RNAcentral holds the sequence, with entries from ENA.
This is a predicted structure of a 268-nucleotide RNA (Bacterial large signal recognition particle RNA) from a Solirubrobacteraceae bacterium.
Formats: sequence, structure tokens, C1' cells
RNA sequence: CCGUGCUAGGCGGGGUGCUAGCGGUGCCCUGUACCCGCAAUCCGCUCUAGCGGGGCUGAAUCCCCUCCCGAGGGGCUCCAGGCCCCGGGGUCAGCGCCUUGUUCUCGGUGCUGAUGGUUCGGUCCCGUUGCGAUGAAGACCCGUGAACCAGGUCAGGUCCGGAAGGAAGCAGCCUUAAGCGGUCACCUUUAGGCGCGACGGGAGCGCUGAACCUGAGUCGAGAGCGGCGGUCGCGCCCCGGAUGCCGGCUUCGAAGGAGGGUGCACGG
Repeated sequence: CCGUGCUAGGCGGGGUGCUAGCGGUGCCCUGUACCCGCAAUCCGCUCUAGCGGGGCUGAAUCCCCUCCCGAGGGGCUCCAGGCCCCGGGGUCAGCGCCUUGUUCUCGGUGCUGAUGGUUCGGUCCCGUUGCGAUGAAGACCCGUGAACCAGGUCAGGUCCGGAAGGAAGCAGCCUUAAGCGGUCACCUUUAGGCGCGACGGGAGCGCUGAACCUGAGUCGAGAGCGGCGGUCGCGCCCCGGAUGCCGGCUUCGAAGGAGGGUGCACGG
């Protein structure tokens, strides 16, 4: 060095979770990698490792070690650094909104007098009063309304009388009192968050009427540029919360790449 037969090892690994700890089942990453049984109210182990049974491969592409790179996961509120979200505060130099000035444009109105000024009124409040309307009551008017104890007339009947005649009087009819109902134009009285007017007082400068003076603006909309203040919707600043995303630090680390290491027996 070659051949044959074996053995250690290998036939996936990692993160997280669970656990006193380890491995597995679970979840995730990597990416292709023997089969069966077991497992979350867990399963199996006890110190480097799933346990039980079977199969394949086997000293190297394959097993072991080191380094590089690095998917992905965990930790750090003693990482608050950026963004998002939430709460409180400030109100400066911004934006928005309110208020106000000025310029331009468009439209209305204006020498048949805009605007401004002065005077006197009205509108507002209180008191008194007149008229009207409305409501209520009364009167007037209409209807109804009395077994007897209201009136008139009183058939029949009753009573007095010798008679002539007379008396009281029921029913009916007519009328009426109190009461009840209606009408309510006119009349009287009365009420008040009614209307108009008169008188007296007050408040007040907003709106409005009249008279006089003045003599060209004034009103609305839009745009631009400012001023003084306000508001806190936003921005900005300050303080805090939360941990969703990105970033930072740290830790574990699959796949991949590079380098190195590792047997036994027999025969030639």
C1' cells in the first nucleotide's frame, strides 16, 4: 500500500418552554435527515444522557476537535437612542381657530345724499289713568215652572135661602213668584303676564324715526400682508408611562466554509 472481517462512532442539529438538572414529546429556526412503541393532570433518566425493540452504515464526503461566517431565538425599564401609542405640564419663535387693521378683486347701495355729528322721540322697565277687545257676574229678554198652603175665570157638584139670589171653591184653561235652562246685540259691575293712547319717573347709547349741519363713501364675499390679546386642535419644549417596530449591548447558535485528528484482527 491492497484485500477480507470487525469495533468505537454515526443514521440530523439548534433556540425557546418545562425541570433541581438533563434529554424527549410541544412551539420556532435550519433544510431532507432509518423503522416501530411511549409522553402535558407529561414521559424517560441522574451527570453528559431520551428509554425499549429492530435495521443500515462504518475508519472517512460520512466519525471527533478547533476557527471563520452566520439564519434564528433569549436577556438588558441600570440601553429610552429613533418612530408609533398613552398621560400631565409650559405657551415661545410656527400652523389652525376667535378678535382686529390694511391692500387688491368682485358684487350691492349711495349727490334723488353715503358716512359722521347734534337735538328730540320710539323701542326696554315702573306707577297712575282713558278707550277698545276678552273673560266672569248681574240686569234685560225667551222658555219652563205651584195636588192644597199664588192670582183670575171657575163647568159639574157642595152650602145658605120659601124664592129672587148669594157664598166658598175642586178639575180644566189663562197668568205669575222662587227656582231651573237658554240667549247675551244693547246696559251695569268687575278681573288682568291683552291691544292702543295720555301723564309722570327711570334705564340705556344697541337698533330705529324725524329735524338740522357735513359732503363721498359704505356694506357683503374672497385672496394677500400685518397688529394686540386669547384658545390649546396641532407643531415645539419639559416630565412620566408602555414595550409595538427599528437600532444598540450581551448571550446561545442551525446550515455553510477552512484546518487538523481517530482504530483492531488475519492474509498478500

Rfam family: Bacterial large signal recognition particle RNA. Its Rfam clan is "SRP clan". It is annotated as a non-coding RNA gene. The source organism's lineage runs through Bacteria, Bacillati, Thermoleophilia, Solirubrobacterales and Solirubrobacteraceae.